Small-subunit ribosomal RNA from Panacagrimonas perspica, 1528 nucleotides, folded computationally. Its Rfam family is "Bacterial small subunit ribosomal RNA". The sequence is in RNAcentral, with records from ENA and SILVA. Its mean pLDDT, the model's own confidence on a scale to 100, is 84. The organism belongs to Panacagrimonas, within Bacteria.
RNA sequence: CAAUUGGAGAGUUUGAUCCUGGCUCAGAUUGAACGCUGGCGGCAUGCCUAACACAUGCAAGUCGAACGGGUUGUAGCAAUACAACUAGUGGCGGACGGGUGAGGAAUACAUAGGAAUUUGCCUUUAGGUGGGGGAUAGUCCGGGGAAACUCGGUUUAAUACCGCAUGAUGUCGCAAGACCAAAGCAGGGGAUCGCAAGACCUUGCGCCUUUAGAGAAGCCUAUGUCGGAUUAGCUAGUUGGUAGGGUAAUGGCCUACCAAGGCGACGAUCCGUAACUGGUCUGAGAGGACGAUCAGUCACACCGGAACUGAGACACGGUCCGGACUCCUACGGGAGGCAGCAGUGGGGAAUAUUGGACAAUGGGCGAAAGCCUGAUCCAGCAAUGCCGCGUGUGUGAAGAAGGCCUUCGGGUUGUAAAGCACUUUAGGCUGGGAAGAAAAAGCUUCACCUAAUACGUGGAGCCUUGACGGUACCAGCGGAAUAAGCACCGGCUAACUCUGUGCCAGCAGCCGCGGUAAUACAGAGGGUGCUAGCGUUAAUCGGAUUUACUGGGCGUAAAGCGUGUGUAGGCGGUUCGUUAAGUCGGAUGUGAAAGCCCUGGGCUCAACCUAGGAAUUGCAUUCGAUACUGGCGGGCUAGAGUACGGUAGAGGGCGGCGGAAUUCCGGGUGUAGCGGUGAAAUGCGUAGAUAUCCGGAGGAACACCGAUGGCGAAGGCAACCGCCUGGGCCUGUACUGACGCUGAGACACGAAAGCGUGGGGAGCAAACAGGAUUAGAUACCCUGGUAGUCCACGCCGUAAACGAUGAGAACUUGACGUCGGUUUGCUCUGCGAAUCGGUGUCGUAGCUAACGCGCUAAGUUCUCCGCCUGGGGAGUACGGCCGCAAGGUUGAAACUCAAAGGAAUUGACGGGGGCCCGCACAAGCGGUGGAGUAUGUGGUUUAAUUCGAUGCAACGCGAAGAACCUUACCUGGUCUUGACAUGUCAGAAACCCUGCAGAGAUGCGGGGGUGCCUUCGGGAAUCUGAACACAGGUGCUGCAUGGCUGUCGUCAGCUCGUGUCGUGAGAUGUUGGGUUAAGUCCCGCAACGAGCGCAACCCUUGCCCUUAGUUGCCAUCAUUCAGUUGGGCACUCUAAGGGGACCGCCGGUGACAAACCGGAGGAAGGUGGGGAUGACGUCAAGUCAUCAUGGCCCUUAUGACCAGGGCUACACACGUACUACAAUGGUCGGUACAGAGGGUUGCCAACCCGCGAGGGGGAGCUAAUCCCAAAAAGCCGAUCGUAGUCCGGAUUGGAGUCUGCAACUCGACUCCAUGAAGUCGGAAUCGCUAGUAAUCGCGGAUCAGCACUUGUCGCGGUGAAUACGUUCCCGGGCCUUGUACACACCGCCCGUCACACCAUGGAAGUCUGCUGCACCAGAAGUAGGUAGUCUAACCGCAAGGGGGGCGCCUACCACGGUGUGGCCGAUGACUGGGGUGAAGUCGUAACAAGGUAGCCGUAGGGGAACCUGCGGCUGGAUCACCUCCUUU
Repeated sequence: CAAUUGGAGAGUUUGAUCCUGGCUCAGAUUGAACGCUGGCGGCAUGCCUAACACAUGCAAGUCGAACGGGUUGUAGCAAUACAACUAGUGGCGGACGGGUGAGGAAUACAUAGGAAUUUGCCUUUAGGUGGGGGAUAGUCCGGGGAAACUCGGUUUAAUACCGCAUGAUGUCGCAAGACCAAAGCAGGGGAUCGCAAGACCUUGCGCCUUUAGAGAAGCCUAUGUCGGAUUAGCUAGUUGGUAGGGUAAUGGCCUACCAAGGCGACGAUCCGUAACUGGUCUGAGAGGACGAUCAGUCACACCGGAACUGAGACACGGUCCGGACUCCUACGGGAGGCAGCAGUGGGGAAUAUUGGACAAUGGGCGAAAGCCUGAUCCAGCAAUGCCGCGUGUGUGAAGAAGGCCUUCGGGUUGUAAAGCACUUUAGGCUGGGAAGAAAAAGCUUCACCUAAUACGUGGAGCCUUGACGGUACCAGCGGAAUAAGCACCGGCUAACUCUGUGCCAGCAGCCGCGGUAAUACAGAGGGUGCUAGCGUUAAUCGGAUUUACUGGGCGUAAAGCGUGUGUAGGCGGUUCGUUAAGUCGGAUGUGAAAGCCCUGGGCUCAACCUAGGAAUUGCAUUCGAUACUGGCGGGCUAGAGUACGGUAGAGGGCGGCGGAAUUCCGGGUGUAGCGGUGAAAUGCGUAGAUAUCCGGAGGAACACCGAUGGCGAAGGCAACCGCCUGGGCCUGUACUGACGCUGAGACACGAAAGCGUGGGGAGCAAACAGGAUUAGAUACCCUGGUAGUCCACGCCGUAAACGAUGAGAACUUGACGUCGGUUUGCUCUGCGAAUCGGUGUCGUAGCUAACGCGCUAAGUUCUCCGCCUGGGGAGUACGGCCGCAAGGUUGAAACUCAAAGGAAUUGACGGGGGCCCGCACAAGCGGUGGAGUAUGUGGUUUAAUUCGAUGCAACGCGAAGAACCUUACCUGGUCUUGACAUGUCAGAAACCCUGCAGAGAUGCGGGGGUGCCUUCGGGAAUCUGAACACAGGUGCUGCAUGGCUGUCGUCAGCUCGUGUCGUGAGAUGUUGGGUUAAGUCCCGCAACGAGCGCAACCCUUGCCCUUAGUUGCCAUCAUUCAGUUGGGCACUCUAAGGGGACCGCCGGUGACAAACCGGAGGAAGGUGGGGAUGACGUCAAGUCAUCAUGGCCCUUAUGACCAGGGCUACACACGUACUACAAUGGUCGGUACAGAGGGUUGCCAACCCGCGAGGGGGAGCUAAUCCCAAAAAGCCGAUCGUAGUCCGGAUUGGAGUCUGCAACUCGACUCCAUGAAGUCGGAAUCGCUAGUAAUCGCGGAUCAGCACUUGUCGCGGUGAAUACGUUCCCGGGCCUUGUACACACCGCCCGUCACACCAUGGAAGUCUGCUGCACCAGAAGUAGGUAGUCUAACCGCAAGGGGGGCGCCUACCACGGUGUGGCCGAUGACUGGGGUGAAGUCGUAACAAGGUAGCCGUAGGGGAACCUGCGGCUGGAUCACCUCCUUU
């Protein structure tokens, strides 16, 4: 400071992060439509589609004051007069108003200008309006026709028509001069004339000529005005001139002639689309999209063509012609044009009444009254939009009932309702009641005009006019009475629970929900939002800085042309002058109104209306300014260039020439192999190879030097010599004087492969052949081998043609190399310093998403070019251009997805790397796998063989013990408040004994028994019965869960706080150097600390001590058969407490550390041995059948009881064990030594019987007392003598014992007899590092019995071997690297084939539309011609003339036709690829070194991914070497 106060983001790619990038949402809006719902009013708006077809009515008439006549009425006897109406002639108007947007990309529109024009009505100027003539409609008569209409004749008027006169300041013309007009009508009338009519005069309105204007119209110019270049050339009246014609007027507008021009990359031509503008919507703006209503312009009027009339038209409600369509018809002919207002059909998702009135505003005609007016004003319909109002207000807790939820306590709906007290807007009823109206005309009157009291003009008064509509508004009456819905509630996004459903039904804008606990589906309760509306759909802008002018990018995300030369264009050093085009400022004109904005005003407010202003950012004219840019002119030398002098170089072309090597040929020597591979084979060789020596031939490539060295624009270039030749760099002087930079098109060069012609061909080597490998092997490997590789000439024109980084210029700390010059210093074979030009590495600031770049920029700026805009489809299709071909270049769409991608992070993984550990390998010992048996599992079987576990980490596992029971399974028989729990009622003590039936459960009975407490009511326990709540379930889900457990793994790890670094995920700490069993400890370090783990603390064992001494012990004393007893507690032992071990000491190594090695001492030495102890987590690991538990399911059964059966089956396979195969042994006899346990429903001694299992017996023991209990291997003897045995003991027969209601299915044991396989075990595989393995026995739990021989848990006895070491296998830890993995390699993922669906390309053709060219044809009309015919006005005495009409001809031309091209589209047998789809087939190409590194270009080959050759790239891992950098 009146009038530009204004800018928000979110979801979605990932395990997570940052970035890039698309998709989606929230906002506003609409001429909308649809769904659900709907009270009132105001103001607006209402066929966006079929410019499709239209029934019916209306939308343009009017004038009798231009004309002749007619009809009707009134008056009159009539003539006639008056009034009204009227077809026709004539005038004006039907060119306005109203509709629509088909066409049209410029004859359009917008803005600003211009000159060569016209203009009815209106205003205005100057004049005139004289005198004649001939017709014609109508009327009447007659004819034709169904009709529309039409023909002939008689007669007639005019402001209709035609001459004559007068004519200008009009028109033409340089001028002289020539030429051109008219009409009357109405009102009134004093004088004069006239028989009269009237003349005459006057007023008004007309008419003719003319001047100026207003408004209107035509024409011209400039600028602006959509998309496509897969439309690049277009044009013959084309461009210009001269002359003529034509027009109101300029002009190729038209004609003739002449010239050859004109337009176009600043996009012509062609194709598609579209009325344009003021404005509207959106947006912070810049922009983007749109062009309904209102206003300006244009175009159109059924489609196409044409003119006539007229001031104006090529004419919406006029004419003519052609065409299509519709209608009438007597079939001969006619009629019509709603894109006017209503309305109809049709189309469509969709858009209203066949309304009222001329009252107002406006228009036409008229002198006027007035008439006409679907323009207009109103009303009707529609929530279509905007705005306003209402559906009640206050109070009201018993927080009612009902609903819903619930943890059952309650919560919520909710002051909500009811109840009480009020109010009455809107709607209803009654009554009153505006404004919109100003008039005109008429009457009265006053002025002016005039001769005039006519007429006219002006003023005043009176009178009259409302469709809307009895509307707005006001008052009264009455009563809460008549009035609330829609969408949503996973996130975005405000709002949550229950039930149902169970990847079904369904939802969804994006992400995504739904597979039995869904806030996402459906319903309900509750909530949120908006509200007479609310949602959905469609559409536009916004968000989207996602086309970036404001305001983006291009190393790796999409994006720098492979490279240069250069045209147009763009940009351009320094100085002076000039100009004023750009630029800046002022003024003037214009930028219509409406709209937007501001300030007022009017409807009660608002929407709406209205006044003034501001704005209209533009264009034009003019005046100024002159710094900058531009133009012109003159200078300069710093840019650029030239000359002279040096200089380095695989720069290029051509011609020569050299040695080494391979191969081949000839010869010599020589003999059996050579060659090749992971291993082989094919191949070569006794016809003499390979090897070796000599000689010869031929082609190709140039070792060492050699190098992040050099040169070149890039591709690229390497022996040596010569010739020709391009460019660079350096130094100093001279010269030119901006000559420069970039560069669309264009042109040139352009690896390898490939193509053509002709040579050449040693080696190598696509294709091909053979051999291997393999499941296969169209490959990798091997042996051969052709194009090709080489040369000449000509094509091709592409590469990861890369620094994935366009060219040029300027500026901006450094360090260290290296190449080529120049200058300079010194101690001069050399070493420094400075500078110019290259080429590298690391780094400052800065930049970057990060990685990284960093004077050779990816930093800071300028100039120019190229390119990008989600992924796939696709660098594909079609078209064009190029090519001999291969192919290249340019380059889409449909469809489909919500991602695709870059960098970095943490993990995981690798047939990546490094370090380390472990009975992981190795070294050893013993096993398993072979046999028999036991046991578990799979499978099979079965009525049932209950269920679970089932890679390591299931399989002698749950089960520490299935004959019944267990038991869950099967068959059969039974029960239904139940076998078990609580509650209610009734009854009964409970309970015990017992008979019968039955397999039993169970059923029917008999007998005994009357208890305990008591306040005397009853109560407690138990049993029976009844009914209902409920019980019950080893039914399902371990992927709903708790708890418990396994496993990685007793592996050494897993984390946190603060700080620091990083945009961030994250990193650091925890990495590094050492060390350890250990993230154990030390040192270092942007880290410092801490926690859970490790260790230690605990138990046990090994040594000692103290205390204590029975049931233990016995040295000394006594005693005895015996620690039996006395005695003792020293010892052993027992069981309580202590000690001891800490790298503490010594030496060495190490970094003066941590620690390690050795030693001493010690019972024990480096955690002494063993155990318990299991971090964060992983495996949806295991368990609903231990238990607990959500949900679901069963309820006379999926519950409960009983008997029998099954879990014990048996062609087979696997796991785990036992026993063996024997002499280190078996058998027999004798003999010795443990530990740890258990025992009263028990262990059971002695003694007796039995061969034995066992039986009898009964002592002792509630246990350091007694018993189980004998330990066995061992030791001492004997025997067996290598044998299927005196090994081995399975199997079978017989006889018994024990437990138990019961050993048949289905127990254990004993004795006698029998005496199978098996002679040490294939591939493969397991355990163990010391009191261990191996071997030997003993005990416990479970248990009525069953593990003397087998499972499991313990105990002791005897008691080894080996470890060089970490290359390899397995597992694990740390660091690092790659990754397209993150469900994490049991990952991801590619292509063919098969099936289904979708869109699309090609295609013999077929069809529609548009269009070019050529030709035919030619209606109506106009122009021209005219020898046919007709003809009132004028001329002429007449004949006739002039002029005109009709006809005919010519030119132009619409429709139509023929032929031939072009373009778009539709369709098309068949065919090509593409996309999508749940678990299809074949392989495994890619991601790790992806198992042959990958990829690019090219060529060949192959089911397929692909393979191979040639050249290239690193966007390749690993190892080694070199160079460089950093530090010292």